[in-house]
Molecule: small-subunit ribosomal RNA
Organism: uncultured Pseudomonadota bacterium
RNA sequence: GAGUUUGAUCCUGGCUCAGAACGAACGCUGGCGGCAUGCCUAACACAUGCAAGUCGAACGCCUGUAGCAAUACAGGAGUGGCGCACGGGUGAGUAACGCGUGGGAACCUGCCCUGGAGUGGGGGAUAACCGAGGGAAACCUCGGCUAAUACCGCAUACGCCCUUUGGUCGUGGAGAUCACUGGGGAAAGAUUUAUCGCUCUAGGAGGGGCCCGCGUCGGAUUAGCUAGUUGGUGAGGUAACGGCUCACCAAGGCGAUGAUCCGUAGCUGGUCUGAGAGGAUGAUCAGCCACACUGGGACUGAGACACGGCCCAGACUCCUACGGGAGGCAGCAGUGGGGAAUUUUGGACAAUGGGGGCAACCCUGAUCCAGCCAUGCCGCGUGCGGGAAGAAGGCCUUCGGGUUGUAAACCGCUUUUGUUCGGGAAGAAAAGGCACCCCCUAAUACGGGAUGCUCUUGACGGUACCGGAAGAAUAAGCACCGGCUAACUACGUGCCAGCAGCCGCGGUAAUACGUAGGGUGCGAGCGUUAAUCGGAAUUACUGGGCGUAAAGCGUGCGCAGGCGGUUCGUGAUGUCUGAUGUGAAAGCCCCGGGCUCAACCUGGGAAUUGCAUUGGAAACUAGCGGGCUGGAGUGUGGCAGAGGGGGGUGGAAUUCCACGUGUAGCAGUGAAAUGCGUAGAGAUGUGGAGGAACACCGAUGGCGAAGGCAGCCCCCUGGGCUAACACUGACGCUCAUGCACGAAAGCGUGGGGAGCAAACAGGAUUAGAUACCCUGGUAGUCCACGCCCUAAACGAUGGCAACUGGGUGUUGGGGAAGCGAUUUCUCAGUACCGUAGCUAACGCGUGAAGUUGCCCGCCUGGGGAGUACGGCCGCAAGGUUAAAACUCAAAGGAAUUGACGGGGACCCGCACAAGCGGUGGAUGAUGUGGAUUAAUUCGAUGCAACGCGAACAACCUUACCUACCCUUGACAUGUCCGGAAGCCCGCUGAGAGGCGGGUGUGCCCGAAAGGGAAUCGGAACACAGGUGCUGCAUGGCUGUCGUCAGCUCGUGUCGUGAGAUGUUGGGUUAAGUCCCGCAACGAGCGCAACCCUCGCCCUUAGUUGCCAUCAUUUAGUUGGGCACUCUAAGGGGACUGCCGGUGAUAAGCCGGAGGAAGGUGGGGAUGACGUCAAGUCCUCAUGGCCCUUACGGGCUGGGCUACACACGUGCUACAAUGGCGGUGACAGAGGGAUGCAAAGGGGCGACCCUUCGCAAAUCUCAAAAAGCCGUCUCAGUUCGGAUUGGGGUCUGCAACUCGACCCCAUGAAGUUGGAAUCGCUAGUAAUCGCAGAUCAGCACGCUGCGGUGAUACGUUCCCGGGCCUUGCACACAC
Repeated sequence: GAGUUUGAUCCUGGCUCAGAACGAACGCUGGCGGCAUGCCUAACACAUGCAAGUCGAACGCCUGUAGCAAUACAGGAGUGGCGCACGGGUGAGUAACGCGUGGGAACCUGCCCUGGAGUGGGGGAUAACCGAGGGAAACCUCGGCUAAUACCGCAUACGCCCUUUGGUCGUGGAGAUCACUGGGGAAAGAUUUAUCGCUCUAGGAGGGGCCCGCGUCGGAUUAGCUAGUUGGUGAGGUAACGGCUCACCAAGGCGAUGAUCCGUAGCUGGUCUGAGAGGAUGAUCAGCCACACUGGGACUGAGACACGGCCCAGACUCCUACGGGAGGCAGCAGUGGGGAAUUUUGGACAAUGGGGGCAACCCUGAUCCAGCCAUGCCGCGUGCGGGAAGAAGGCCUUCGGGUUGUAAACCGCUUUUGUUCGGGAAGAAAAGGCACCCCCUAAUACGGGAUGCUCUUGACGGUACCGGAAGAAUAAGCACCGGCUAACUACGUGCCAGCAGCCGCGGUAAUACGUAGGGUGCGAGCGUUAAUCGGAAUUACUGGGCGUAAAGCGUGCGCAGGCGGUUCGUGAUGUCUGAUGUGAAAGCCCCGGGCUCAACCUGGGAAUUGCAUUGGAAACUAGCGGGCUGGAGUGUGGCAGAGGGGGGUGGAAUUCCACGUGUAGCAGUGAAAUGCGUAGAGAUGUGGAGGAACACCGAUGGCGAAGGCAGCCCCCUGGGCUAACACUGACGCUCAUGCACGAAAGCGUGGGGAGCAAACAGGAUUAGAUACCCUGGUAGUCCACGCCCUAAACGAUGGCAACUGGGUGUUGGGGAAGCGAUUUCUCAGUACCGUAGCUAACGCGUGAAGUUGCCCGCCUGGGGAGUACGGCCGCAAGGUUAAAACUCAAAGGAAUUGACGGGGACCCGCACAAGCGGUGGAUGAUGUGGAUUAAUUCGAUGCAACGCGAACAACCUUACCUACCCUUGACAUGUCCGGAAGCCCGCUGAGAGGCGGGUGUGCCCGAAAGGGAAUCGGAACACAGGUGCUGCAUGGCUGUCGUCAGCUCGUGUCGUGAGAUGUUGGGUUAAGUCCCGCAACGAGCGCAACCCUCGCCCUUAGUUGCCAUCAUUUAGUUGGGCACUCUAAGGGGACUGCCGGUGAUAAGCCGGAGGAAGGUGGGGAUGACGUCAAGUCCUCAUGGCCCUUACGGGCUGGGCUACACACGUGCUACAAUGGCGGUGACAGAGGGAUGCAAAGGGGCGACCCUUCGCAAAUCUCAAAAAGCCGUCUCAGUUCGGAUUGGGGUCUGCAACUCGACCCCAUGAAGUUGGAAUCGCUAGUAAUCGCAGAUCAGCACGCUGCGGUGAUACGUUCCCGGGCCUUGCACACAC
């Protein structure tokens, strides 16, 4: 810096990622070289080999070789000397003077260096060896011989050690030094000529021991620890101080600045990370410490309590003759084991270093090299240039192409690495010897240095390096590609398989799984995992917080601690500054140098922020001393108060008791019941008892540290405020531990008990009701004493102090002005509004959550959990202190927009109400579900599916089923061949079809041959075809909220932001309609209007329409006319325009006039942003998927019409507002040529025959019906018409499944329909008929048309909607 809490936002906050790094491990892969690293686990156990010896110039002996021998050389065991305390390993232990750093005094020091002195003279043994013996062995015993630089006396010893006395130095002391007295202590030789040794002593270098200051992990759920403990005196002991040890004496010592205890850990230089401060770490290299199978102990020695020494004990292993013995890889290799995991039983002493030696030299698993491992870092390579037909192949594709990709092929070039051949004893080497010079010196010795010459030595290694040859020849992978995060497509899969660091992907179009192509990143590596730092300001020193996100202790007092007014002086604690010492080397950093570069190595510098010593400064800080009065306190006067404790007292009310009056109820609730009451309640009157609480005043008021405090009076008592002076002189602030107080409930003992009231009982409510409501009722509430110690103990805001605009109210006090009412100033409190500022916002705002200082408390994701365990407290209840495992990716705060609320305010709608008629009951019709079926094709499913798609399923339709057939196909385009086409006939079949026969040629060009267009048939292939799937991949269209009044935008403004404002408010409207106001001003889509139709009038026109006047007729029939009706084209008319009232003078509203029509005149068309993944892939279009002799096509028959049931929608009814009969009453809107059909005739009728007229204001369908008149008289009927029988008509190829209609006969259910529910506000409901589309036929459906023609007080409630507001833990939104 990013991702992740939300619909979105800001904040808080956790989780996660990108970086670096590693002694790593695992997966895939692997060409070379250089440099480095390599048991982090079992301080588990170890086979085998090696890792410490050397000296004959200390000594004797033995063996071998040479020699006659003396002797020489080589070797062996032993005595002796030095070494073995170094080097090498490991990190178990250790929280410690162990380590780091800086100091100190009471010490030791082999070998080495310097100075001084000395080295005389004796003695006795003993290994080896010989002999004897024991034992399995390891080894041991006895006897005898022998040497020394082995061992022991003696002599000498200035100095050395001990001691007596005196002097000098020192301010004193400690001590230093000198002199003197007495006492004590040495030695080793070797070889040979010069050295190496030896003894004593002084000093040095280096090394070591000891002491001290400071620093050095976690836990207080470890708070007290300590008997040699702390100190003293004396003694012992040590190299040395010291309780180190001992005796005696004293009673100390350590600890909240964390003792003791528990856990963990070697420490450091450094390493990793980080801007730094920090955090983590302590492999390799270097310093220190500790350890060496485990525990203990000492010996030797200069040095050890000793890794490859000893003794004892223990565990383990091995040998054994069972009696006894041996051993210690945390040395180098190596083995087993453990483990995710860590190498060769290699070479050499050539170099560096170490031990011994005079030296040569020997030893050296220290070391130097090699080997193994991509474990890490660094370097190199796997080729370079050209090469477009942009090859083939792969992948994708919109089929055009794109991409892989100059990549390959091909041409040319080069040769690092590798292979091979050769060179290369290069470098790594100096020492030694010789010569010469310089320095030192008396010196040509010795020693040191420079130069030249000379000689010897290489494990690595025939290695590095160099040259030649051939030849692109020998050499690329891994991870990733949804966001973070660079990189995208296809296929497969279908919440499966799987992925995943976090968010999250996968349920049929997955850039997230798997594969492929392509791409991105890194590259001999790449990923993953573990652990570390970073990001994380997420423990905040640098650098955070605590009103509501986690977080102020319930409140006060107060010890320790922290902090502290003003002035002068002093000193120098902190502080600042200079110098000196130290801060090892390596590492990091800078500048150079060397390997061809780099890594790496190397020279120099800087740095090492620290500590110590010392000189200085004196502002600030601490200390000390002297002052001051402003902080704080005391005194004096005054004031307010439910401040606290104790005692007394008062009235009202409730309850109870007694008596009187009085009678049937009372009480209680939403409604009831339990309860009380005729044994007299309730009501009412009088008297009495008892307990508790104090109406009004009373307040946003007062007091108190908080909890809290309320009738009145008295006593005791704390605090506060104010005024003006006086006094003290910093006496102050805060406060861990501690102490005190601390509502209610609860506990203990004893009282008290009226009312109220947990528990409990009963009655209700309810699905239940361990509740809410009711009737009762015990603890308790009250008092005294003692506990408990918690709370939303809240202002969710610790205390003190200072500073920083104001305004308003109120409580207590004081001052000033004014005669006064009153005004004004000030101190202390309390409440509200607000400036700056702060805050994530809300909000806070002189009473801060502002700006600062000081002190205390507290927080560090959510859950687990304020829980468990432990401690402390408590009689108990419980309180306090206070975790972890595990689990989640969030949990939260504030604010925003919506949606929602059995929240509020306002308004509207056939929403309710008022009414009329229905549905739900019956029969049948129709659609759906269900069940059935070979099939009962499919879709539609709350409103918004269900007389819906379907404005017509007998075949067709038709998509379904059965059987039979076709395969370039019923249909389109392209290629080739043949024939124009067409028409007719026969056989067969259920048909589709199959098999045959006959007839017949057209158009255009051309002289002809032939060609072309169109069409038919045939062939093969591209393809056709699919009412197959996905409406959740889509377009288009549609439904719905809803004809509801809303939905937005630009600019501006406000807000960190989401957003707000505008659009809210006051009125008004059918309306976001209009007016007014307003940080808004405008605009768009909606509303309205513009359109159609009906209603009035006018103009034009006058046939097929009309007929007032004239004539005529059976008849507007004809003449005539176009006035009227009507028709159909164009105009007018209505705009709150006018008047009155009202309103704000506005918008508007109410009333009125005029008018055919009045405030939108009625009806229609018109449907904003959007919602429902609403409906439709079966209208059409279309992506993807699927079928291809079938999921395509044809045809026959069947099915979609079935039927125990259930639901929706309509028809007809149940009857008299009716049925039936009669009757020349009156419409509108439509249709008509495969048609409508008059008149006439036949039939009871459906209908038939015949045919006039009419492509229709002309003819026709066509009769309108309700109406009117008569009859029937309340019944299963003269209602109702289902069902069934018989007979017909019509359409049609065909009415069996399965049409409609007619006639005769039959005459079912049904007597107005339970719960529930629907429609409708005016020419509407209701009722009556007519027409049309579809259509061969089939209408109770649908779409239209006209005739007759009814009720609304109103908005409390139900439903739906609009606007504002409020709450919210909802947002797939109740």